[in-house]
RNA sequence: AGAGUUUGAUCCUGGCUCAGGAUGAACGCUGGCAGCGUGGAUAAGGCAUGCAAGUCGAGAGGGGUAAGCCCUCGGCAAACGGGUUAGUAACGCGUAGGGAAUCUACCCAGAAGUAGAGAAUAACCCAUCGAAAGAUGGAAUAAUGCUCUAUAGUCUGCGUGUUCGAGAGAAUGCGCAGUAAAGAUUUAUCGCUUCUGGACGACCCUGCGUCCUAUCAGCUUGUUGGUGAGGUAACGGCUCACCAAGGCUAUGACGGGUAGGGGAUGUGAGAACAUGACCCCCAACAUUGGAACUGCGACACUGUCCAAACACCUACGGGUGGCUGCAGUCGAGAAUCUUCGGCAAUGGGCGAAAGCCUGACCGAGCGACGCUGCGUGAAGGAAGAAGGCCUUCGGGUUGUAAACUUCUGUCGUGUGGGAAGAACUUUGACGGUACCACACAAGAAAGGGGCGCCUAACUCUGUGCCAGCAGGCGCGGUAAUACAGAGGCCCCGAGCGUUAUCCGGAAUUAUUGGGCGUAAAGCGUCCGCAGGCGGAUAUGUGCGUCUGCUGUUAAAUGUCAGGGCUCAACCCUGUACACGUUGCAGUGGAUACGACAUAUCUAGAGGAAGGAAGAGAUGAACGGAACUCAUGGUGGAGCAGUGAAAUGCGUUGAUAUCAUGGGGAACACCAAUUGCGAAGGCAGUUCAUUGGUCCUUUCCUGACGCUCAGGGACGACAGCGUGGGGAGCGAAGCGGAUUAGAUACCCGCGUAGUCCACGCCGUAAACGUUGCCAACUAGGCAUUGGGAGUAUCGACCCUCUCAGUGUCGUAGCUAACGCGUUAAGUUGGCCGCCUGGGUAGUACGGCCGCAAGGCUAAAACUCAAAGGAAUAGACGGGGGCCCGCACAAGCGGUGGAGCGUGUGGUUUAAUUCGAUGAUAAGCGGGGAACCUUACCAGGUCUUGAAAUCUAGCUGCAUACCAGCAGAAACGUUGGUCGCCUUCGAGGGUGCUAGACAGGUGCUGCACGGUUGUCGUCAGCUCGUGGUGUGAACUGUUUCCUUCAGUGGAGUAACGAGCGCAACUCCUAUUGCGUGUUGAUUUUCACGCGAGACUGCCGUGGUUAACACGGAGGAAGGUGGGAAUGACGUCAAAUCAGCGUGGUCCUCUGACGACCUGGGCUACACACGCGCUACAAUGGCUAGGACAAUAAGCUACUGCAAACUCGCGAGAGUGAGCCAAUCUUUAAACCUAGUCUCAGUUCGGAUUGGAGGCUGCAACUCGCCUCCAUGAAGCUGGAAUCGCUAGUAACCGUGGAUCAGCCACGCCACGGUGAAUACGUUCUCGGGCUUUGUACUCACCGCCCGUCAACUCAGAAGAGCUGAUAAUACCCAAAGACCCCGCAUUUAGUGGGGGCCACGGUAAGAUCAGUAAUUAGGAGUAAGUCGUAACAAGGCAUCGCUAGGGGAACCUGGCGAUG
Repeated sequence: AGAGUUUGAUCCUGGCUCAGGAUGAACGCUGGCAGCGUGGAUAAGGCAUGCAAGUCGAGAGGGGUAAGCCCUCGGCAAACGGGUUAGUAACGCGUAGGGAAUCUACCCAGAAGUAGAGAAUAACCCAUCGAAAGAUGGAAUAAUGCUCUAUAGUCUGCGUGUUCGAGAGAAUGCGCAGUAAAGAUUUAUCGCUUCUGGACGACCCUGCGUCCUAUCAGCUUGUUGGUGAGGUAACGGCUCACCAAGGCUAUGACGGGUAGGGGAUGUGAGAACAUGACCCCCAACAUUGGAACUGCGACACUGUCCAAACACCUACGGGUGGCUGCAGUCGAGAAUCUUCGGCAAUGGGCGAAAGCCUGACCGAGCGACGCUGCGUGAAGGAAGAAGGCCUUCGGGUUGUAAACUUCUGUCGUGUGGGAAGAACUUUGACGGUACCACACAAGAAAGGGGCGCCUAACUCUGUGCCAGCAGGCGCGGUAAUACAGAGGCCCCGAGCGUUAUCCGGAAUUAUUGGGCGUAAAGCGUCCGCAGGCGGAUAUGUGCGUCUGCUGUUAAAUGUCAGGGCUCAACCCUGUACACGUUGCAGUGGAUACGACAUAUCUAGAGGAAGGAAGAGAUGAACGGAACUCAUGGUGGAGCAGUGAAAUGCGUUGAUAUCAUGGGGAACACCAAUUGCGAAGGCAGUUCAUUGGUCCUUUCCUGACGCUCAGGGACGACAGCGUGGGGAGCGAAGCGGAUUAGAUACCCGCGUAGUCCACGCCGUAAACGUUGCCAACUAGGCAUUGGGAGUAUCGACCCUCUCAGUGUCGUAGCUAACGCGUUAAGUUGGCCGCCUGGGUAGUACGGCCGCAAGGCUAAAACUCAAAGGAAUAGACGGGGGCCCGCACAAGCGGUGGAGCGUGUGGUUUAAUUCGAUGAUAAGCGGGGAACCUUACCAGGUCUUGAAAUCUAGCUGCAUACCAGCAGAAACGUUGGUCGCCUUCGAGGGUGCUAGACAGGUGCUGCACGGUUGUCGUCAGCUCGUGGUGUGAACUGUUUCCUUCAGUGGAGUAACGAGCGCAACUCCUAUUGCGUGUUGAUUUUCACGCGAGACUGCCGUGGUUAACACGGAGGAAGGUGGGAAUGACGUCAAAUCAGCGUGGUCCUCUGACGACCUGGGCUACACACGCGCUACAAUGGCUAGGACAAUAAGCUACUGCAAACUCGCGAGAGUGAGCCAAUCUUUAAACCUAGUCUCAGUUCGGAUUGGAGGCUGCAACUCGCCUCCAUGAAGCUGGAAUCGCUAGUAACCGUGGAUCAGCCACGCCACGGUGAAUACGUUCUCGGGCUUUGUACUCACCGCCCGUCAACUCAGAAGAGCUGAUAAUACCCAAAGACCCCGCAUUUAGUGGGGGCCACGGUAAGAUCAGUAAUUAGGAGUAAGUCGUAACAAGGCAUCGCUAGGGGAACCUGGCGAUG
């Protein structure tokens, strides 16, 4: 000090989250020791038991006696110490002052005294009552208990003087009156009384400071003050009587909520924020409420009285109690200790003292609760052991780690010694403790969390969106460094993590230190009180301000220095410092600035004078065009309306046209980037009244100013009320269309409304999304109003200037876009507003309104984003340019028929598998009868059909022949033979056993390789430089051109790469060489060359690239064709061609292997690709002509001529050929004949019969031939395909695979050989560019609302319940006060009065809890209906308002451009 998270990426805004520190903590796992601290935060809930306040015999009386004992009277103490934080928002606390308005026992100092007298009473004794607690009566007695008398003053009261003082008052004199005392004793002394002073303590008053809330705005009747009285230690409405009517409040009264305050503590760089455990100071409280008594002191924690609740005892009559003291217990809780020792120390009470008491305190115990220290060993030790884990199988790692050797003894155990703390005597709980010495033995002593990024640390296995993790982002759907386990590693370490809370990071409430054009945020506009701020000069004051000194700011805490416990934590010392303190108070000084006062000024502001422009406002009058209605005339069939129509109007005469009359509303042209107004807004003309502004020049006032919370006024449209008016338009409504629907868009009608008057409403995208005022900071151009100058006869023009309105732009600012003298620049003043999104501008409350509604304005809950600007893409039912057999123009097809073939579907034991829009479907398959074959049925084998290795056995080709059963595989029987050799059981074979094999099983979404497609489209990128905060851009854009990012020109770019082109092959012309061949003229094959390059000419074009035309040429502008496929897209295809990771089957009755048969050839149907046709441009018959590729046997058997036979397929025989030599008829075509438009002499399916060939075998399931049969079909709906020249179309030929062939397929070859292209509007695809975007999985995108389901929180709700505070009335204990009476020796006692706790009643208030039901909100992988928004989102969107509608929404009016 920052980091993660919004995006495809970027910058910004903005929230959320993390890393740090801390705690009186708790929980989980783990746990050796010691020291010092610390430990009921919740129920101020209830408490058993013990202890926590006594002491004095030197104040007395008595009992008893062993006592230093007990009882009682009396004195002092018990108001301290200890606990807790309920209440309290207060003079409670803090700080600074005041008390001339006060008290103070014990203590200190000083002064003066301490003389007489008396009456009681307790204990004890006697008696009585009661269960007890206790009570009553009688008799006796003492005191430092009580009373009386005397005396006294510097005491008190009254009266009267003097002095001082501003006064309040103080000091002092005189007179009168009043009030005291106690003794004890060891003879030292200690007490007692009065007065004065001090100290300590207490009380009262005041300034300032001290939480949240305005959805709490008015509060108050002892209230504010006065007079008098009472009361108090003392002032005071503290209390009472009377009088006056005050007092507080926006600087927040009153009310509500919460809370003990401070020193300090935690965090923070600080400012500050949060907290108030332990320790210290203050306050308050003591079961709850009230009250007084005693006393120096209390309204009293372990005192009294009363009431209430609770608990206990009881003989039922009545009594007793108060742990928020120390321990302890129950309860509630996540959670907090021993019913310990001692008064040895420190301190307190009493006492003359010894001493007694002290749960204060000192110590010990328990708890890792915290801080600190120590340890769990040290050195050596590589065969880098074993084991674990990983592995590329080589090794690596755990790891000097262990083992092992040597050593030490912190800690531990044992034994011995043994403190300080104690002061002048005595006295040690802690404690046989700390510490010391000796001995023993590595022995008892390591875990927790983490390892995707933030964040230090990685691999294997398991799991398979499951189980689970998670602080945020997010992991997990078969190769998970994110889950679980393991190994390894990282961090800390007797601890480590988690949870909770606080500060920090967060400049995320911004004083230090933020913002408001578009991200959240400028009030719709103006006026203006309070408030804030304020021009120039001079003088004064010295309030703010600055400065010196003084006092205070308790100690502890903090920092520094030093010291003590072995160190540290901890503790101590300091006339060290800091903090507190930027404080408060006092005092001396300064006077710039602010303030105040006085005087003056004119630059701000205002006024007067002279001019000027204007849709500024209000009222009245008038005008013409258009529209509509009515009447009349003309006229005669339509009009109107739309994308197209229809509803509608019209023969009862419309529309059209003419004339006359009525009516209402709005004001064309001028008109503009114009003008005016505070904004909303304002437009025909004229008149009246009226507001503001600008300019010029002089004069006047003399700071009169700026801004403005609250407040007031104005405020479009819509809407509301009352009364008018109503032409046009037109929410609602009705009808017609469109549509799947159409509550819309379009059309026809049409009511409120729109208009006027008066009154409300008070909102808009009321926007420049930009508050008002003032000052300063480059310019250019345009325009409105005024002035001056030059010039002119005058005007225009031109120059300057003031006030406006625009546009471009410098500096600067900005996240960018942009703003830029009309600032969003640089400053000052004042106001308003913002603090993540949603919930929500909503609920509740309040105010306003007739209503609609407006203003003010939350929370629970939920999300990790929401958002701004810009960038690159993609997309658009956006634009521009261009291309392509893309359309168009043509030719021929498909889709209809039959057949072939592939696919789907269905069927089946199986119909093996893959490919599925383009980019699957005559595709893998370029040959399924068996084999192939992967599928099915059945029969078999298990180291296996094929591979490698090891061990053992083996007469060593474990081979051949024959038989039997069987479908075969296989099994079995018999016979024959007996490998090579270097003679070593060496090689090899077989069998057995074991390692292993095998798999067309799965995953193409784990992969390699290969392929399709966009697309042979012209694109895709890089280096350096430049621009931009950046993503990115530039280059690659622009203009011309090209098939082409091809080339040229221009240019912040200059170059380069992959593509294009070229190079390669074939082909067209030709030369040469060589070779085969019948063919050295030509031909063919091979090789090497030539040729074509826009080279030449002309025109156009920028003197360009290039285009067009021409010449020559076999060929002309890429001559034609092929191969060649950029970066990438489709998780495109293929694990079944091959290879391959992972996974599954497998010592097996197999998903392996072998065999036979079947299937892949099924068949209601659907689709794709083809063949043959439907005929005369034809069929048939006869004759005739012309190709080019390509293939073929050396023996595992090819191509086969000629000849013979057969109608033919073919058969027989077999020349020739390893091929320019041999083998191979081309067909369409031409000639002639016939058929004559028909289901035919078209067409050939189907079927019957007879044959041929291949093959072990043609049944399922081959091809071919002959004879016979002769189906559909007469040119094919919607739709759709190919093709631009040697192309389409038509015609035949060959080859691969192959025994044969389902080939009509595929790949090649030649023959004949067209038509058309105006053109780019449209369809499809593509390229470049621009624009919009809420898309980026990229439009097959995104996304809105109702409805349905579940869950959650809040609101309303007939009500119900509770709590709190106050009011009124009733009742009224104890108590003090007052009055009356009785007794008086004081005391006491009886009655009454008001005050008053608790309690009761009443009506409301506030806050909670709960509730049938209601409406909205939020959330939820895959529900329904539509498609509102984002592109011109298919009707541009949005704001306010009104009406309507399942819903998003639609429509009307006004407004905005986002």

Annotation
This is a predicted structure of a 1458-nucleotide RNA (small-subunit ribosomal RNA) from a groundwater metagenome. Its Rfam family is "Bacterial small subunit ribosomal RNA".